Description: Predicted 3D model of a 73-nucleotide RNA (transfer RNA) from an uncultured Candidatus Saccharibacteria bacterium. Its mean pLDDT, the model's own confidence on a scale to 100, is 82. The sequence was found in a public genome assembly. It matches the Rfam family "tRNA". Rfam links the family to the GO term triplet codon-amino acid adaptor activity. The family's RNA type in Rfam is transfer RNA.
RNA sequence: GGGCCUGUGGCGCAACGGUUAGCGCAGGGGACUCAUAAUCCCAAGGUUCCGGGUUCGAAUCCCGGCGGGCCCA
Numbered sequence: 001g002g003g004c005c006u007g008u009g010g011c012g013c014a015a016c017g018g019u020u021a022g023c024g025c026a027g028g029g030g031a032c033u034c035a036u037a038a039u040c041c042c043a044a045g046g047u048u049c050c051g052g053g054u055u056c057g058a059a060u061c062c063c064g065g066c067g068g069g070c071c072c073a
Stems, first nucleotide, its partner, number of pairs: 001072007010025004018056001028042004049065005
C1' cells in the first nucleotide's frame, strides 16, 4: 500500500428498516443472615465511533473518515 471482517452502557453480547435500543456480568440501594457468601428485589447507567446520503422512518442500507482484528504485498 491492497483486500476482508468489525465498532451498540464500565465489560461481554442481542436488536425482520417501524412502539420506549434489550439481556447477562460488574458497580449502587434494599430484603434475607448473628455476620459474610449465595439467592431474591429495586433503581440508575447509551448522543448505537465521527460526518454526510437514501427513506415517511436508519443501530440496521449506501459513501467517506477514524479505530480495532485477520490475510496479502